[in-house]
Context: one part of a larger RNA
């Protein structure tokens, strides 16, 4: 100088209280320890590892295992030969692979050849998801979106370092404003940028229809309209700008007007000097070390899906604010061509025959769903809850046995709110309700996003936890 103190004094942050809803107990999903296997590939491991890398392991993927192969090699560049590329068909094999077999003679040419593209041979070489994230680059996670980290010069100190950055105030903040041996200054905050709350202008199709007309069983369905909704380009608006009052005649706080919005309006993007030898050599780059008829390469199947348990995250639930049943209402933000697929049929469904229309403000996914109306059920392991499991189907796909999602039937486990513990959340949030997307053949309780319904509660900083500043 730091750091740390179960030292001390200010502050803050769902950090605690105050609420409301879980988690821990039941069943399944799903990561992960251990534990078994040939193999169960690998890495992640307090917070900051464990629905993580995985935006999707049935082959593939794929790196593990078993067996079968190959050895200038699945892949690059170079050398010399041959042959255009390429293409039918048969046997052996699981496949690679190996052996015959059919057709094909093409593009340029200065007639020497060449271009690409295949097969041979030898060598130089490729090859490695092998080993070191404690040899590195890039990239992230984390303290932390905390308010800090330093620099010129100048002063003071033998020095190391100190001032500045410390005080008084105030702030979301080293923001700001007053003092100061300081004076500036640079990265940080904050503004600038993106949606988002209001209005205005311009445009007006695919959207929209007030008001005229035409038609329909009904629809902006048609003329036509540029008003409104919306679209999407451009502007306005918010600045503590006015007014009172505190304050030091400062900064700024308190209330108040006007306004759609008010003191950063609400989200988001944006993460300082560093810390953790913090992860990542399995995205990729790359030093060094190791393999070369194998630690590389093909190919078949198995394996990552095992299971006495342990813990993590989540989805269902235990019912009456609820379960069933019938009928009516209202979204937003996406996606579509080897794609989304509509009316009709056909089947209880899952879907299946077909096929209008669309490269989509036109057309389709696509029925939103809690909701609201009518009725049944009456506190039961039930008309709650669905595990399990036994049939019979459906789609996808060379292939659903290991091992896929869905449907219908039948069957109906465990569970009456959950022990110590322990988490999230301060407003359009929690809770509750369905949509939709990437990965995708198929496969979602997970991610990522989108609306609908919509609350309690905060006295207050003693104490828990983190952090910030001055002090000792």
């Nucleotide at each position: 100088u730091g750091a740390c103190g179960g030292g001390g004094g200010c502050c803050c942050g769902c950090a605690c209280a105050a609420g409301c809803g879980g988690u821990g107990g039941a069943g399944c999903a799903u990561g992960u320890g251990g534990u078994u296997u040939a193999a169960u590939u690998c890495g992640a491991u307090g917070c900051a590892a464990c629905g993580c890398g995985a935006a999707g392991a049935a082959c593939c993927u794929u790196a593990c295992c078993u067996g079968g192969u190959c050895u200038u090699g699945a892949c690059a560049u170079g050398u010399a030969g041959u042959g255009a590329a390429c293409u039918u068909a048969g046997c052996a094999g699981a496949a690679a692979u190996g052996u015959u077999u059919u057709g094909g003679u093409g593009c340029c040419u200065u007639c020497g050849g060449g271009a690409a593209c295949a097969c041979u041979a030898a060598c130089a070489c490729a090859g490695g998801u092998g080993c070191u994230g404690c040899a590195c680059g890039g990239c992230u996670g984390u303290c932390g979106u905390c308010a800090g980290c330093u620099c010129g010069u100048g002063u003071c100190g033998u020095g190391a370092g100190a001032u500045g950055u410390u005080g008084g105030g105030u702030u979301a903040a080293g923001u700001c404003c007053c003092g100061c041996a300081a004076c500036g200054a640079g990265c940080g905050c904050a503004a600038c940028c993106c949606c988002u709350a209001u209005c205005c202008c311009u445009g007006g199709u695919u959207g929209c229809c007030a008001g005229c007309a035409c038609g329909u069983a009904a629809u902006g369905g048609u003329g036509g309209g540029a008003a409104c909704u919306c679209u999407a380009a451009g502007g306005a608006g918010a600045c503590u700008g006015c007014c009172g009052g505190u304050g030091a005649c400062a900064a700024a706080c308190c209330g108040g007007a006007g306004g759609a919005a008010g003191g950063u309006g609400g989200g988001g993007a944006u993460g300082a000097c560093g810390u953790c030898a913090a992860g990542u050599c399995a995205u990729c780059a790359u030093g060094g070390c190791c393999c070369u008829u194998a630690u590389g390469a093909c190919c078949a199947g198995g394996g990552c899906u095992a299971c006495a348990c342990a813990c993590g995250u989540g989805c269902u639930a235990c019912a009456a604010u609820g379960g069933g049943u019938g009928g009516u209402a209202c979204a937003g933000a996406g996606g579509g061509a080897a794609g989304c697929a509509a009316g009709a049929c056909c089947g209880c469904g899952a879907g299946g025959u077909g096929g209008a229309g669309c490269a989509a403000a036109u057309c389709c996914c696509a029925g939103a769903a809690a909701g609201c109306c009518a009725u049944c059920c009456g506190u039961a392991g039930u008309c709650c809850g669905g595990a399990u499991u036994g049939g019979a189907g459906u789609c996808u796909g060379c292939a659903a046995c290991u091992c896929g999602a869905c449907u219908c039937c039948a069957u109906g486990a465990a569970g009456u709110c959950g022990g110590a513990a322990u988490c999230g959340c301060u407003a359009g949030u929690a809770a509750u309700c369905g949509c939709g997307g990437a990965u995708c053949a198929g496969c979602a309780u997970g991610c990522c996003g989108c609306g609908g319904u919509g609350a309690a509660u905060a006295c207050g900083u003693u104490c828990c936890c983190g952090g910030g500043c001055c002090u000792u």
This is a predicted structure of a 472-nucleotide part of an RNA (small-subunit ribosomal RNA, 3' major domain) from an uncultured bacterium.
RNAcentral holds the full RNA, with entries from ENA, Greengenes and SILVA.